[in-house]
Context: one part of a larger RNA
RNA sequence: UCCGGCGACUUAUAAUUAGUGGCUAGGUUAAAAUAUAAAAUAUUGGAGCCAGAGUGAAAGCGAGCUUGAAUAGAGCAUACAAUUAUGUCACUAAUUAUAGACCCGAACCCACUUGAUCUAACCAUGGCCAGGAUGAAGCUUAGGUAUAACUUGGUGGAGGUCCGAACCGACUAAUGUUGAAAAAUUAGCGGAUGAGCUGUGGUUAGGGGUGAAAUGCCAAUCGAAAGUGGAGCUAGCUGGUUCUCCCCGAAAUGUAUUUAGGUGCAGCGGUUAAUAUUUUAACGUAGGGGUAAAGCACUGUUUCGACGCGGGGCGGUAACACGUUACCAAAUCUAGGCAAACUCUGAAUACUACGUGUAUAAUUAACCAGUAAGACUACGAGGGAUAAGCUUCAUAGUCAAAAGGGAAACAGCCCAGAUCACCAGCUAAGGCCCCUAAAUAUUUACUAAGUGAUAAAGGUGGUGAAAAGGCUAUGACAACCAGGAGGUUUGCUUAGAAGCAGCAACCCUUUAAAAAGUGCGUAAUAGCUUACUGGUCAAGCAAUUUUGCGCCGAAAAUUAAUGGGACUAAGUAAUUUGCCGAAGCUGUGAGAUAUCUUUUACUUCUUUAUUUAAAUAAAGAAGUAAAAGAUAUCGGUAGGGGAGCGUUCCAUUAUAGAAUGAAGUAUUAGCGAAAGCGAAUAUAGACCAAAUGGAAGUGAGAAUGUCGGA
Repeated sequence: UCCGGCGACUUAUAAUUAGUGGCUAGGUUAAAAUAUAAAAUAUUGGAGCCAGAGUGAAAGCGAGCUUGAAUAGAGCAUACAAUUAUGUCACUAAUUAUAGACCCGAACCCACUUGAUCUAACCAUGGCCAGGAUGAAGCUUAGGUAUAACUUGGUGGAGGUCCGAACCGACUAAUGUUGAAAAAUUAGCGGAUGAGCUGUGGUUAGGGGUGAAAUGCCAAUCGAAAGUGGAGCUAGCUGGUUCUCCCCGAAAUGUAUUUAGGUGCAGCGGUUAAUAUUUUAACGUAGGGGUAAAGCACUGUUUCGACGCGGGGCGGUAACACGUUACCAAAUCUAGGCAAACUCUGAAUACUACGUGUAUAAUUAACCAGUAAGACUACGAGGGAUAAGCUUCAUAGUCAAAAGGGAAACAGCCCAGAUCACCAGCUAAGGCCCCUAAAUAUUUACUAAGUGAUAAAGGUGGUGAAAAGGCUAUGACAACCAGGAGGUUUGCUUAGAAGCAGCAACCCUUUAAAAAGUGCGUAAUAGCUUACUGGUCAAGCAAUUUUGCGCCGAAAAUUAAUGGGACUAAGUAAUUUGCCGAAGCUGUGAGAUAUCUUUUACUUCUUUAUUUAAAUAAAGAAGUAAAAGAUAUCGGUAGGGGAGCGUUCCAUUAUAGAAUGAAGUAUUAGCGAAAGCGAAUAUAGACCAAAUGGAAGUGAGAAUGUCGGA
């Protein structure tokens, strides 16, 4: 990992509600007793409980009571209706409460026991430490001294002394890591006469012991041992929870919470009733508003200018006064802006009321829930950086709980809501060269960048379109030829300043035209050039504004961000007509649910007729069942409701089957909407089915489930 078995909403008591049944203004017994050998059962048992009257805090009063001074008013009740009801007692189902309470799962806490054969410390009694080295004290020879001290040689054999086996330890590295080993091996390493190592026996026990102290050790267990018990501790937490079909179908919000991943109430869902047009889309009529926008009349803010209260500076006075100012600047005025906490104004929507009006819509009651982590998109806002697949609100949508088509792929985007079947048709979004269903369609332009996939400021004599002016055959624009002068080197300044450092002025003359000079240049001159003018040439020229499509700006690690091929349209902007395209719509057939209609059958009740009555017949009403038809509906998580299938056992049956082969096992026609039913063959070798009911150890794919096997 797979296969097979086992594996989770139970049981008791009580309550509430619904359904079914009994009796009914009443309903019902409990404990217990009696009968039977006992039990089941039957009978007795009316204590008690519920209902039958309410109201008040209560005494109490009572179809009324309470409050109150009240005969007022108010609250609750009576009243009305209902009698196929109401009430009550059982049973069934659902839910709740108490219990282990759907199942599995803690770490803990407490009690009582068992442990010192491991290990820690201690006690008693034993054992062990190759070899080598060093050479303390003391003693002594010699020297030395008055004696000593002292010096020297020897002897001696001290030491938590040195080197190093056994022994004890464990510093480094590698190997090992489902190991040879739940701590080792290999190579080195530390101590090795000591606070040494070690055998045997003993002592200390868990709220404790022991500890040269590491929270270490106390039997592979230690921030409190192990075993058993309390104990199925508790778990607002995680995981799991087993057959089918049908109907409806959420929430991720508000509020409160020692509350925030829990829970209460409300909101939103379901079921059953009742009410009854109350509710709602849409339309009409009537309303209030202070948002968007806009504005500056208020509150604030803000720019230029005018004016200049006041202040500063300067001058001035003995002190004032006074004068002045290229400073600051109030108020006022003109022009121009800004505002969530500004408004002289002011929409669209939204909201409210009334009317019309549609829909298996609304409201109320009872019972059963789940939800209370939401996500993205669009739009309006706050926070943030007008960042975030960010965060917090509001309105709408989708996903959640929604499949199908489109967007290459792609919960939240676009189209569209899947009952089932069909080798039928029409469309939506989106598409129509090939991959790939459908146009190599139509008409007119643009683009040359593979733009067509992603980006800005800025740049662009790329190219298309439009507009209003200007110059131009009295010759524009460009090019070429020629001229471009004189007063004058203008004045000042300056070493110099002559068109061309700078300042001032910028005149006059000759002219077709020529600046007191456009740029280069010189130390200053010189020189080149421009404006300006003539000629040659011959037809459009220069500048401005708006706009379409492009170009540059443009750097990332696979080509890897056009879906690919490719495409000059198969790109872009318009135009026209077709087609393709979905589980949408239509067509044909089938099913289910709800409501309605019709028919038939049955049951009950009422009325009438016949009739003493019973009974029969007719009519009407209600209900149930079946058939036919019509209309609408049938995506679905949590969740609610409904109807069924199957398993084991039990009861009943004037139901069966079985050695002429039961159950089981394997294979498999056929039937059913599904769970399932099931003829047959083989195997097997003794039990077992159907119908109607009843009772449950009643359905497995998941729980790091559990046992077995592979």
This is a predicted structure of a 710-nucleotide part of an RNA (large-subunit ribosomal RNA, domain II) from a groundwater metagenome. Rfam family: Bacterial large subunit ribosomal RNA. The coordinates come from a structure-prediction model, not an experiment, and the mean pLDDT is 83. The RNAcentral record of the full RNA draws on SILVA.